[in-house]
Context: one part of a larger RNA
RNA sequence: UUGGGCGUAAAGGAUAUGUAGGUUGUUAAUUAAUUAGUUGAUUAAAUAUUAAAAUAAACUUUAUAAUGUUAACUAAAAAAAAUUAUCUCGAGUUCAACUAAAGAUUUAGGAACUUUAAAUGUAACGGUAAAAUGUGAUGAUAUUUAAAAGAACUUCAAUAGCGAAAGCAAUGAUCUAAUUUGAUACUGACAUUGAAAUAUUUAAGCAUGGGUAGCGAAAGGGAUUAGAUACCCCUGUAGUCCAUGCCUUGAACGAUGAGUGCUAAUUUUAUAAUUUUUAUAAAGUAAAGUCAACACGUUAAGCACUCCGCCUGGGAACUACGAUCGCAAGAUUAAAACUC
Numbered sequence: 001u002u003g004g005g006c007g008u009a010a011a012g013g014a015u016a017u018g019u020a021g022g023u024u025g026u027u028a029a030u031u032a033a034u035u036a037g038u039u040g041a042u043u044a045a046a047u048a049u050u051a052a053a054a055u056a057a058a059c060u061u062u063a064u065a066a067u068g069u070u071a072a073c074u075a076a077a078a079a080a081a082a083u084u085a086u087c088u089c090g091a092g093u094u095c096a097a098c099u100a101a102a103g104a105u106u107u108a109g110g111a112a113c114u115u116u117a118a119a120u121g122u123a124a125c126g127g128u129a130a131a132a133u134g135u136g137a138u139g140a141u142a143u144u145u146a147a148a149a150g151a152a153c154u155u156c157a158a159u160a161g162c163g164a165a166a167g168c169a170a171u172g173a174u175c176u177a178a179u180u181u182g183a184u185a186c187u188g189a190c191a192u193u194g195a196a197a198u199a200u201u202u203a204a205g206c207a208u209g210g211g212u213a214g215c216g217a218a219a220g221g222g223a224u225u226a227g228a229u230a231c232c233c234c235u236g237u238a239g240u241c242c243a244u245g246c247c248u249u250g251a252a253c254g255a256u257g258a259g260u261g262c263u264a265a266u267u268u269u270a271u272a273a274u275u276u277u278u279a280u281a282a283a284g285u286a287a288a289g290u291c292a293a294c295a296c297g298u299u300a301a302g303c304a305c306u307c308c309g310c311c312u313g314g315g316a317a318c319u320a321c322g323a324u325c326g327c328a329a330g331a332u333u334a335a336a337a338c339u340c
Base pairs, nucleotide, nucleotide: 004311005310006309007294008293012308014200015199016198017197021193022192023191025087027085028084029083030082031081034076035075036074037073038072039071040070041069042068048064049063052061053060090190091187092186093185094183095182096181097180102176103175104174105173106172109153114148115147116146117145118144119143120142124135125134161168162167205246206245207244208243209242210241214240215239219235220234221233222232257307258306259305260304261303262302265285266284267283268282269281270280271279272278273277289296290295313340314339315338322333323332324331325330
């Protein structure tokens, strides 16, 4: 390589859009092509076959076959290609309806924590398994009143909902996008997948400028301990928040790529409509079937097709070198020696 695979054994790209490329609905006609046959042309020599002459035999001479190529004609079930036309089931558009923590900007709400000021008031508070560091007669803690600031949104709340994924939760407003259902009005295959590329991408981190209530890496102190660079306690800087720009990683998981068709039932939930029922979406049992087993089972890991990505014993190694990207941290790509 072939073959075989990718939920858990090695293996699905973090997600989407989408170029090249691959794959391709209905019906009809035409063209070329394909296959088979017939005829014609051609098919060096040697070889093979047949015949003749000579010969002990061969060489030699004549004719033919086989095989291949090609032209014309005839026929052909299915599939495939190109062109033209056609159709509506795939796909999309339009109209109507509904839902939702979908996104962006902005508004402003209450509780709590902290701080500040004032009042009341007096000896403790705080913390722990127990303590201590710490706070407090310069009047704390506690209670009451007023104010400020930042961050997060109790209940509702769910096995719920939305989004391509990451992800999204107080309220109102504006703008933007999409799914679904129904009508069946319009287009008429416009589809699917998708190397490269582009966009998005939690947290942490980086740059500049703000902000900083609470929490809190680092750091300091107190304990514990043989030690304690920890777990516990008292403080506390970056950070967490905002704006702009980078970084591009994850157990980015359903550890399950996207699309299409087919294959028993049944329970629950959400949305729409005709509310019997149907469609879509999300969960639970489970037939057939699959699986090494666990389990999956119309949301398949079943039966098939199309395309992309990936795997090929363990370690060395999500590494070295090189290249690209990045301010950096690092990211992407990615070996070998050696060893079992």
Small-subunit ribosomal RNA, central domain from Neogoniolithon spectabile, 340 nucleotides, folded computationally.
Rfam family: Bacterial small subunit ribosomal RNA.
The organism belongs to Neogoniolithon, within Eukaryota.